[in-house]
Parts: sequence; C1' cells; structure tokens
RNA sequence: GCCGAUGUGAUGGAAUUGGCAGACGUAGUGGACUCAAGAUCCACCGGUGGCGACACCGUGCCGGUUCGAGUCCGGCCAUCGGCA
Repeated sequence: GCCGAUGUGAUGGAAUUGGCAGACGUAGUGGACUCAAGAUCCACCGGUGGCGACACCGUGCCGGUUCGAGUCCGGCCAUCGGCA
C1' cells in the first nucleotide's frame, strides 16, 4: 500500500424487512427487610436545558439517501486479521 471484520450507556451484550435506541444481565445509587451485614425484593441508572410536566440531543467521527437510519451509501479514524 491492498483486502476483510469489528466499533451501541460505567461494563458484557440485544435491537426481525430501515419504524419507540439501549431489551436482558453485571456494576452503581436510593429504599424495604435485618441488631448489623450478606442474600432477597422494589425503584432508579446516556447528555443538556427546565422547579416540574416535559423538550432537545445521543449508536467511533463527518456527510448523504429517506417521511423515518444502529441498520443503506460515501469519506475518515481506531482495533484486529489476511495479502504484498
């Protein structure tokens, strides 16, 4: 240099044919239970703004297609593998 695979919350990992992003776990936070702790159960658990209801943004980065993109197209970056 060429070819291929992968990239999603703190983390593992889903998401059908393009149709509510983050299911289900782990970790974490708050509460219940306990003398206390563990186990168990309940709730929460991406970011920004807002007292709040809620709104907007968010799938490596930047664009494009589309009513609608994690998914399709183009470029780039990173990691891994192969060829030279």